[in-house]
Context: one part of a larger RNA
Molecule: small-subunit ribosomal RNA, 5' domain
Organism: metagenome
RNA sequence: GAACGAACGCUGGCGGCGUGCCUCAUACAUGCAAGUCGAACGAGAAAGCCCUUCGGGGUGAGUAGAGUGGCGCACGGGUGAGUAAUGCCUAGGAACGUACCUUUGGGUGGGGGAUAACCACGGGAAACUGUGGCUAAUACCGCAUGACCUCGCAAGAGCAAAGAUGGCCUCUGCUUGCAAGCUAUCGCCAAAAGAGCGGCCUAGGUCCCAUUAGCUAGUUGGUAGGGUAAAGGCCUACCAAGGCAACGAUGGGUAGCUGGUCUGAGAGGAUGAUCAGCCACACUGGAACUGAGACACGGUCCAGACUCCUACGGGAGGCAGCAGUAGGGAGUAUUGCACAAUGGGGGCAACCCUGAUGCAGCAACGCCGCGUGAGUGAAGAAGGCUUUCGAGUUGUAAAGCUCUUUCGGCAGGGAAGAAGGGGGGCUUGGUAAAUAAUCAAGUUUUCUGACGGUACCUGAAGAAGAAGCACCGGCUAACUCCGUGCCAGCAGCCGCGGUAAUACGGAGGGUGCGAGCGUUGUUC
Repeated sequence: GAACGAACGCUGGCGGCGUGCCUCAUACAUGCAAGUCGAACGAGAAAGCCCUUCGGGGUGAGUAGAGUGGCGCACGGGUGAGUAAUGCCUAGGAACGUACCUUUGGGUGGGGGAUAACCACGGGAAACUGUGGCUAAUACCGCAUGACCUCGCAAGAGCAAAGAUGGCCUCUGCUUGCAAGCUAUCGCCAAAAGAGCGGCCUAGGUCCCAUUAGCUAGUUGGUAGGGUAAAGGCCUACCAAGGCAACGAUGGGUAGCUGGUCUGAGAGGAUGAUCAGCCACACUGGAACUGAGACACGGUCCAGACUCCUACGGGAGGCAGCAGUAGGGAGUAUUGCACAAUGGGGGCAACCCUGAUGCAGCAACGCCGCGUGAGUGAAGAAGGCUUUCGAGUUGUAAAGCUCUUUCGGCAGGGAAGAAGGGGGGCUUGGUAAAUAAUCAAGUUUUCUGACGGUACCUGAAGAAGAAGCACCGGCUAACUCCGUGCCAGCAGCCGCGGUAAUACGGAGGGUGCGAGCGUUGUUC
C1' cells in the first nucleotide's frame, strides 16, 4: 500500500447491487418447510337450507374427511463434526446398474383366493391395539403364450402383463338403443438401443512433526467356493511366506477438497464466506427394511444421554430446513408477502403442494453513484485568534443581490416483467365408417402480478431538510498562543514532558479523506 463474512469509537442525507452466527455439530417454545392422483379401487358423512302426515324426505353431495393402490418422499434446502485418503483434482480403465425421458419392433389371453376401509364385540389413561364378519382394484397369486435371457454338450426345462377415460354404431352380440363390439388417448409387460445419472478400479498430485523407525496374520499372493448389479481377501476353507518402509512406512497433530478468492511485476505466499462441482454428516452409536436408487435430515428398529406426558402399567421427541428463543460471544437480520415469474413433485388436464425460488423488512457490513447549492459580492463588516499595536488572519467566507431545484417531503398519472397456460369462437389437417370424440397447427377474444400504486413521468413550493472524522516533531501533507511543569499525559518507531513544549490538554489556524473517518485484529 492492498484486502476483509469483520468488530469497536465518533458521526450519519438518498439510491442501486451485493453480503450478513467466522464463536457452542450447544439446547430448543411456536408456526410453516412433501405431497399429489376420484381418468387405479370400494365405501361415504355433517352443519345449513327446503318440504313434512312430525315417522321422515329432498338438497348439500357422490362433496368433505378417512382407507386400499400408484408415483414422489434418495430431489430441492442445511452444516463442515468426522475424514490426510473408503475423500478431492487431473488423466485413463473394465467386470456393472439405471425409475422417469427418447427411439425401435413385439405382446397385453384366460382364471383364482384374500384384505383394509366398513360392521359387531373387546383391551388401554394415552399412544395404540385384539378377535369375528362383509367387500373392490392398475393390490396379490396361479395357468396359457413367449423373443431375449438363465440352466443344459444337446434334447429340453424355466421366466411377463392391467386396465382406465372419452366417443360411436362401420363390423360382432342382443338389435329401440346399449355393450364384453369398434375407435382415439393415457397406461401395462418383456426386449434392444440411446441420453443423462450412478457404483467400481488404476496412475500421478494433495499440510506439519524423525524429539514418531520400523509396521503388518486376512496380513501379501495362489487354488476352490460363497457373496454382489459388478472386478476384488469383499468373505470362508486350504496352500505358500509374503507385503509396506529413509523416494519417510507406522504413529501423533491439524484439516472437508476443488473451480476459485486476496496479495504480488511475476515466481510465489495466504486462504477455501457468498456462487458452482464433489464428498461427509443429520441428538450419539449400531443395524437393516422398502425401493430403480437410501443403509434414508423432517422413515423404521435397538442401545445411550437429554427433554416432555402419564391413571406409574406405559408412551412421545430430535431446527447442521425457513423464521424465531435461550446460551456463548467483540460480533451477524423478520416468528414478513407470494407461488405472478424460474424450477421441482403429483395429475390427461383443470389444478394442488413447494420457507426451493421470486420479493419485501433490518444493518454505512461492502462496492458504486448522487446530494448537502450556483453566480455575484470589499465597507476586506461584526465576532474570534494573533500582534512588533502599524496591523495580520479567519475571508468572497458571511450578510446582501441574482438564480437553480438533483435528492428528500407533498400532489397527480402510472408500467415492463405475461412467455405461456386456462375459458369461448372460427379455420385446416391426422386417426377413424363418421359432420362424434380426440390430437396437432393456425387465428381471434378474454382471464391470470407477490413485488406495488413500486420503478418511471409530470406539477407546485422553497436554499429550503442534509458534514463529519482523524491528524499537524521526523518518517508524513499541515503552526502559533495559552495552560501544565519528568506532573498530568502522549507514543507505530525514533522519542516528547524537570517554566518560553510546533510532540501533553484547550483554542485559533491549517492538512488529509469525506457519508464516512479513525482504531484494533488477520493475510499478502